A computed fold for a 79-nucleotide RNA from a bacterium, annotated as c-di-GMP-I riboswitch aptamer.

RNA sequence: UAAUUGAAUUGGCAAACCCAUCGUAAGGUGGGGACGCAAAGCUACGGGUCCAAGGUCAUUGGACAGCCGGGUUGCCGCC
Numbered sequence: 001u002a003a004u005u006g007a008a009u010u011g012g013c014a015a016a017c018c019c020a021u022c023g024u025a026a027g028g029u030g031g032g033g034a035c036g037c038a039a040a041g042c043u044a045c046g047g048g049u050c051c052a053a054g055g056u057c058a059u060u061g062g063a064c065a066g067c068c069g070g071g072u073u074g075c076c077g078c079c
Base pairs, nucleotide, nucleotide: 006076012037013036017032018031019030020029021028022027035066041072042071043070045069046068047067048064049063050062051061052060053059
C1' cells in the first nucleotide's frame, strides 16, 4: 500500500403501523415511528414473488433493491 474481516469510533438508513397524497392495482412519495441493517447506498442484468390487461393456456405492460445473486460507489481501520 492492497485485500479479507467487522472489534471499536463518527455517524447513516428506516420495517410494521398511523396520517396525507399519487396509482385500477402491486406499489410509490412526504411526515410521524423503529423491526432491524456493515452497504437496508445506487442499479431491474439473471432468478423469484406480486399487480393489471387480455386471452383460452400463450403473451404484453408494470412493481418489489429490506427475496436471492450479479454490477458499481462509499465510511472507519483493532486482531

Rfam family: c-di-GMP-I riboswitch aptamer. Rfam's curators write: GEMM was predicted in a large-scale screen for bacterial structured RNA regulatory elements. Its mean pLDDT, the model's own confidence on a scale to 100, is 84. Of the family's consensus pairs, 95% are formed in the model.